[in-house]
Molecule: SAM riboswitch aptamer (S box leader)
Organism: Clostridium ihumii
């Protein structure tokens, strides 16, 4: 830089011990333990194994078999990621029934390339 996703899910554990939620403005969490590490867990992006179903193609030869590819479902091997609050809300633009709401985007995070 390109692309996909971001309202689901996941801890009454152990060690240390003061800040944290990216940034802005808010609003929150926190010695009833922030945050970090370990363990545990969640999820299924890539990967791996195997099974089922569907479609297509090829082979042999008959209503079924084998192989390959694609799609869907399942498992959870390995690489990540994640485990307060919608990415906590917000920032820019547009619209509406304008103390507000909706849509798209920016920014950010994660995976793959």
């Nucleotide at each position: 830089c390109u692309u996909a996703u971001c309202a689901a899910g996941a801890g009454u554990g152990g060690u240390a011990g003061a800040g944290g939620g990216a940034c802005u403005g808010g609003c929150c969490c926190u010695a009833u333990g922030a945050u970090a590490c370990c363990c545990a867990g969640c999820a299924a992006c890539c990967u791996a194994u195997u099974u089922u179903u569907a479609u297509a193609u090829a082979u042999a030869a008959a209503u079924g078999a084998u192989a390959u590819a694609u799609a869907a479902a399942g498992u959870g091997u390995g690489g990540u990621g994640c485990u307060a609050a919608a990415u906590c809300c917000u920032g820019u633009a547009g619209c509406u029934u304008u103390u507000a709401g909706c849509u798209a985007g920016u920014a950010g995070a994660u995976g793959a390339g």